[in-house]
Context: one part of a larger RNA
RNA sequence: AUUGAACGCUGGCGGCAUGCUUUACACAUGCAAGUCGAGCGGCAGCGCGGGGGCAACCCUGGCGGCGAGCGGCGAACGGGUGAGGAAUACAUCGGAACGUACCCCGGAGUGGGGGAUAACCCAGCGAAAGUUGGGCUAAUACCGCAUAUGCUCUGAGGAGGAAAGUGGGGGACCGCAAGGCCUCACGCUCUGGGAGCGGCCGAUGUCCGAUUAGCUUGUUGGUGGGGUAAUGGCCUACCAAGGCGACGAUCGGUAGCUGGUCUGAGAGGAUGAUCAGCCACACUGGGACUGAGACACGGCCCAGACUCCUACGGGAGGCAGCAGUGGGGAAUUUUGGACAAUGGGGGCAACCCUGAUCCAGCCAUGCCGCGUGCGGGAAGAAGGCCUUCGGGUUGUAAACCGCUUUUGGUCGGGAAGAAAAGGUUAUCCCUAAUAAGGAUGACUCUUGACGGUACCGGCAGAAUAAGCACCGGCUAACUACGUGCCAGCAGCCGCGGUAAUACGUAGGGUGCGAGCGUUAAUC
Numbered sequence: 001a002u003u004g005a006a007c008g009c010u011g012g013c014g015g016c017a018u019g020c021u022u023u024a025c026a027c028a029u030g031c032a033a034g035u036c037g038a039g040c041g042g043c044a045g046c047g048c049g050g051g052g053g054c055a056a057c058c059c060u061g062g063c064g065g066c067g068a069g070c071g072g073c074g075a076a077c078g079g080g081u082g083a084g085g086a087a088u089a090c091a092u093c094g095g096a097a098c099g100u101a102c103c104c105c106g107g108a109g110u111g112g113g114g115g116a117u118a119a120c121c122c123a124g125c126g127a128a129a130g131u132u133g134g135g136c137u138a139a140u141a142c143c144g145c146a147u148a149u150g151c152u153c154u155g156a157g158g159a160g161g162a163a164a165g166u167g168g169g170g171g172a173c174c175g176c177a178a179g180g181c182c183u184c185a186c187g188c189u190c191u192g193g194g195a196g197c198g199g200c201c202g203a204u205g206u207c208c209g210a211u212u213a214g215c216u217u218g219u220u221g222g223u224g225g226g227g228u229a230a231u232g233g234c235c236u237a238c239c240a241a242g243g244c245g246a247c248g249a250u251c252g253g254u255a256g257c258u259g260g261u262c263u264g265a266g267a268g269g270a271u272g273a274u275c276a277g278c279c280a281c282a283c284u285g286g287g288a289c290u291g292a293g294a295c296a297c298g299g300c301c302c303a304g305a306c307u308c309c310u311a312c313g314g315g316a317g318g319c320a321g322c323a324g325u326g327g328g329g330a331a332u333u334u335u336g337g338a339c340a341a342u343g344g345g346g347g348c349a350a351c352c353c354u355g356a357u358c359c360a361g362c363c364a365u366g367c368c369g370c371g372u373g374c375g376g377g378a379a380g381a382a383g384g385c386c387u388u389c390g391g392g393u394u395g396u397a398a399a400c401c402g403c404u405u406u407u408g409g410u411c412g413g414g415a416a417g418a419a420a421a422g423g424u425u426a427u428c429c430c431u432a433a434u435a436a437g438g439a440u441g442a443c444u445c446u447u448g449a450c451g452g453u454a455c456c457g458g459c460a461g462a463a464u465a466a467g468c469a470c471c472g473g474c475u476a477a478c479u480a481c482g483u484g485c486c487a488g489c490a491g492c493c494g495c496g497g498u499a500a501u502a503c504g505u506a507g508g509g510u511g512c513g514a515g516c517g518u519u520a521a522u523c
Base pairs, nucleotide, nucleotide: 001522002521003520005519006518007517008516009515012370013369014368015367016366017365019362020328025326026325027324029323030322031321034073035072036071039070040069042066043065046064047063048062049060050059051058052057080281081280082279089206090205091204092203093202094201095200098198099197100196103194104193105192106191107190108189109188110187111145113143114142120135121134122133123132124131125130151160152159153158165186166185167184168183169182170181173180174179207253208252209251214244215243216242219241220240221239222238223237224236225235226234256278257277258276259275260271261270262269263268283304284303285302286301287300306317307316308315309314334360336359337358338357342356343354344353345352346351373403374402375401376400383394384393385392386391409459410458411457412456413455417450422444423443424442425441426440427439428438429437467512468511469510470509471508472493473492474491478507479506480505481504482503488495489494
């Protein structure tokens, strides 16, 4: 000088930050990932309309919508933690044998068929979790056929391989209508490129121990094959006998790494909270499935430990998400508000979801700022303390006089953070179109958790606000009394055994100040 600190004494306000460093210990409860009816069949519940009924009420998917279900996208992001890992990690610099949903730019298509299955209904089993059989049905679910600019394979002849529709609007024509048809938007299929992201490889660097000296058989290399998005002993068969090591292999210990942070003139040393990048993990161990992407925190299966339910047959669970609880500990916060902003997921949109985030709450934990008044005032009051008894000191300090009103109190005003989306309209694009849709501009309307907060103004009144450590030397600051090697102090030297500036108290002083000391730790 510093700290994610703790402890003791003390404590007025504000701003901005930080806040389980210990048991990767166990967790009650709530919430943390949904969304789309413009993909689909439908209608459990609600509202409207219609029908019946005196009424209670019943019927009806016709409409707004919509539980459950099929389907799509998301759930691999965001959030947490640092157990493991000393190299399959991280940092920096390079590389070639790769992938990529959504997004952007371009090319080519989107023709014609089929069979199922949940939901639902019926029947059954089970305490429950759940589950079995039969029957009906739809799709942007699933499967063939056709076509193939490009794509894949190839023995270069050839062979293989795709799709899905939905919504808005509409002049003529067709149709009883739905609609066909046209057009726009959102999609779908194949393919080329891009961006961003990711997988892989190499080099260099990255703690301690030699009281660890030899280590290695898929081991090192080759060939054939398998596997992967892709290279490769990644795996396998065969062949060769290699590969690493005092420039420290192997083994053991410790540890997430980095940007940074602290310190220091620097070199260096120490460190890796908050913020940012990467990695690893998700009760413990193992495994794959789905998918563009996982070997998947709030998915699945198996095994194990633990907890809970049970009708004893069998089931359920995983806070190292946000709060919160117990425990451990010197020690670390609210079971708060809002999606208003930023960002994310879904959706054409309206919108929905979002413990990400933005805010509020708690704590002097830290940093910064402000205040606890200002000016005058000597009879140098009283009181305290000391005294050589003369006085000295506390001390302009107080009283007293004048002034101000930060903060606090009260009364009143009161933001920025909000731009969009939406509506009207002008021009342009698309189009058969003055529909619809899109782009730009103008006008207009609405949306704030924080919060009646910040801030501003009025009013009264010095009013509401100072402590802590130290005073032998180092080291700024001294006297008295008590004690008598006792009680005690102490960072080092050392004080205390009858005049202790070193113990305790008082007066005085010194330092810092809403803090001050102590302890711990680093330079």